[in-house]
The RNA shown here (transfer RNA) has 72 nucleotides and comes from a Bacteroidales bacterium. Rfam family: tRNA. Its family is annotated with triplet codon-amino acid adaptor activity in the Gene Ontology. The sequence was found in a public genome assembly.

RNA sequence: GCCCUUGUAGUUCAAUGGAUAGAACGUUGGUUUCCUAAACCGAAAAUUCGGGUUCGAUUCCCGGCGAGGGUA
Numbered sequence: 001g002c003c004c005u006u007g008u009a010g011u012u013c014a015a016u017g018g019a020u021a022g023a024a025c026g027u028u029g030g031u032u033u034c035c036u037a038a039a040c041c042g043a044a045a046a047u048u049c050g051g052g053u054u055c056g057a058u059u060c061c062c063g064g065c066g067a068g069g070g071u072a
Stems, first nucleotide, its partner, number of pairs: 001071007010025004018055001027043005048064005
């Protein structure tokens, strides 16, 4: 250089075209306790970027960027 795969909360994963993007762990506030832990009730937090297709895109297409792998 070329080819393949991949990119979603802090982390690990869901969401296979229908819209409030969910869950667990973590973080944080509260209740309880003499304190801590545990338990319970809340909160914040994400679609890599730019175009295209579509009534509608996390999802499909093209390109860029990043990551992993293959190839001389």

Its mean pLDDT, the model's own confidence on a scale to 100, is 82.